[in-house]
Context: one part of a larger RNA
RNA sequence: AAUCAACGCUGGCGGCGUGCCUAACACAUGCAAGUCGAACGAGAAAGCGGGGGCAACUCCGUGAGUAAAGUGGCGACCGGGUGAGUAACACGUGACUAACCUACCCUAGAGUGGGGAAUAACUUCGGGAAACCGAGGCUAAUACCGCAUAACAUCGCGAGGGGAAGAUCCUUGUGAUCAAAGGAGCAAUUCGCUCAAGGAGGGGGUCGCGGCUGAUUAGUUAGUUGGUAGGGUAACGGCCUACCAAGACGAAUAUCAGUAGCCGGCCUGAGAGGGCGCACGGCCACACUGGAACUGAAACACGGUCCAGACUCCUACGGGAGGCAGCAGUGGGGAAUUUUGCGCAAUGGGGGAAACCCUGACGCAGCAACGCCGCGUGGAGGAUGAAGUCCCUUGGGAUGUAAACUCCUUUCGAUCGGGACGAUUAUGACGGUACCGGAAGAAGAAGCACCGGCUAACUCUGUGCCAGCAGCCGCGGUAAUACAGAGGGUGCAAGCGUUGUUC
Numbered sequence: 001a002a003u004c005a006a007c008g009c010u011g012g013c014g015g016c017g018u019g020c021c022u023a024a025c026a027c028a029u030g031c032a033a034g035u036c037g038a039a040c041g042a043g044a045a046a047g048c049g050g051g052g053g054c055a056a057c058u059c060c061g062u063g064a065g066u067a068a069a070g071u072g073g074c075g076a077c078c079g080g081g082u083g084a085g086u087a088a089c090a091c092g093u094g095a096c097u098a099a100c101c102u103a104c105c106c107u108a109g110a111g112u113g114g115g116g117a118a119u120a121a122c123u124u125c126g127g128g129a130a131a132c133c134g135a136g137g138c139u140a141a142u143a144c145c146g147c148a149u150a151a152c153a154u155c156g157c158g159a160g161g162g163g164a165a166g167a168u169c170c171u172u173g174u175g176a177u178c179a180a181a182g183g184a185g186c187a188a189u190u191c192g193c194u195c196a197a198g199g200a201g202g203g204g205g206u207c208g209c210g211g212c213u214g215a216u217u218a219g220u221u222a223g224u225u226g227g228u229a230g231g232g233u234a235a236c237g238g239c240c241u242a243c244c245a246a247g248a249c250g251a252a253u254a255u256c257a258g259u260a261g262c263c264g265g266c267c268u269g270a271g272a273g274g275g276c277g278c279a280c281g282g283c284c285a286c287a288c289u290g291g292a293a294c295u296g297a298a299a300c301a302c303g304g305u306c307c308a309g310a311c312u313c314c315u316a317c318g319g320g321a322g323g324c325a326g327c328a329g330u331g332g333g334g335a336a337u338u339u340u341g342c343g344c345a346a347u348g349g350g351g352g353a354a355a356c357c358c359u360g361a362c363g364c365a366g367c368a369a370c371g372c373c374g375c376g377u378g379g380a381g382g383a384u385g386a387a388g389u390c391c392c393u394u395g396g397g398a399u400g401u402a403a404a405c406u407c408c409u410u411u412c413g414a415u416c417g418g419g420a421c422g423a424u425u426a427u428g429a430c431g432g433u434a435c436c437g438g439a440a441g442a443a444g445a446a447g448c449a450c451c452g453g454c455u456a457a458c459u460c461u462g463u464g465c466c467a468g469c470a471g472c473c474g475c476g477g478u479a480a481u482a483c484a485g486a487g488g489g490u491g492c493a494a495g496c497g498u499u500g501u502u503c
C1' cells in the first nucleotide's frame, strides 16, 4: 500500500459498488420455459335470460367455439448457477482443416402434382390405494407412408483441368437414386413447405509455442507404437474390431505423487519481479453419486429419459415420488456473508402474422460503514481569561476564544408544496423517488487509537517483579513520561484500532 475480510469500541446523510472464501452439506414452501386456434380434430361448467312443470326437475339461448386437456410446430442445448473434477490441446496465442457440420437469419435459383393407411383426444369396458396402465370402437392435420417429376445434390462409369500432393478438389458426359404442406385473405397477395448454391454468425477437429511443485518418484507402456482391411463418425484418427510387425515415451524429466479450473486482468513494486484469479468479460468443466443412450441443426441434456447406488418422502406393503452448484428462504458448518420484496416500464431472450403471453435474465427496491468517494455535526465576534477540573515552588500555570454572551447562516436531516428525464402515438416497477421552491430553528448528528525509543504527543495519583503491558528493544522489586485511572497532548475521523493474508 492492498483486502470478497472478521473481531472490539463507536456511528449523522448521500452516490456508486460489493456481500457463503467454510459443507460440490441436506433441503420445507413459492416462483425460475414456455408459446402458437392464421397447422389439427374435438369441446365444457358456474352464472345470466326465456319456456314447461304442483314439485323434484327439465328444455332452449347466452356464457363460448371460451376454459381445461389432446395431436402437431418452434423453443426448452439460450439465458442463470457453481468451481467438485481437470496438469489436459482444458486454457492463452498463432497456424491448419484438400478431413468437417450448421436450425433460425440474409442473398439469388428451381419446385410445391396426385394418392394412401393410421393414431391421440373422445367413447365403451377392465386393472390399480396411488403413480398410472391395458383392451375394443370413432376421427383430423403443416403428424406418418408410398407414387410422379427434378438437378448445379448423392452414388457408379468415363473425359479434361487444378495443385507441392491425392480415389478425395474443380469442370464436363452418361446411368441410377432421393422432394414437398399447407394456412390466412373476397382478391391482389402474404406467411410457410421441398431441393440445391452462396453468405453471415456459431461450432467440431489437428498442430507449433507458453504458463505449478516434488528425483526422499527413474524407468514407463499391450490398443501400447506402427501397418493392412473393415466398422463407426458431420469429419481425420487405435476412435473401435480382426490380422501382421515390435514398436512408442524418458534427465531437454517420461511415469508416479501433491496441488490447481485457465485467461483478459487485480494487488504490490521505480522497475524487474512477486502474489492473486472475488466482482465484470471470454473459454472450459459439472448439475445428488456412477453409467448409458434417445430426441434434435446442436445434448450424451441443471428444472428430459433409462439403469445402478446412497439419502428423503408417500403407501392399502403390491408399488410409487424426489434432486435449489436458478431467485428468495431453512437447518447445519463457521470468525463470517442479505429479502421467502416490486415490475416486465426499460434492455435482451422464447413463441406468435399480430394482439399478446412467458421471462427470479434483467431493471429496481430492502438489509449490512463491507469497500471507495462526497457532505455535515455550524460561522464571525467574544476576557490579562468566569465556574469546574488538573498541575503547582501557593506566586501562579493549563484546559482556553474553548464556554457563556452578541450577531449571522441553514448544507444534510425533519416539515409543507410542486414534481420529472428514463417513453416513440400509447405503456413507468423504480416513485410522489431524484430535483425545485417555502417556512422554522444552532437546532437532530463524534468517536477511536496512541503519547519510553523506533514514532507525532507529559504530568499527577494508585500499584510495588504484584496487578499488568508488549510489534521489536524491553517496562513493573516505593519517587514508573512504558501497568491502571485522571488532567493535558498527538494522530486519524463516521470511523478508529486489532487480527488474518499479499507485495
Stems, first nucleotide, its partner, number of pairs: 001502003005499005012375006018368002020333001025331003029328003034074003039071002047062006081286003091210007100203003105199003109195004113147001115145002122137006153177009182191003212258003219249003224246008261283004265276004288309005311322004339365001341364003347361001348359004378408004388399004412444001415438004422430001447492005452473003458487005468475002
A computed fold for a 503-nucleotide part of an RNA from an uncultured bacterium, annotated as small-subunit ribosomal RNA, 5' domain. The RNAcentral record of the full RNA draws on ENA and SILVA. It matches the Rfam family "Bacterial small subunit ribosomal RNA". The coordinates come from a structure-prediction model, not an experiment, and the mean pLDDT is 86.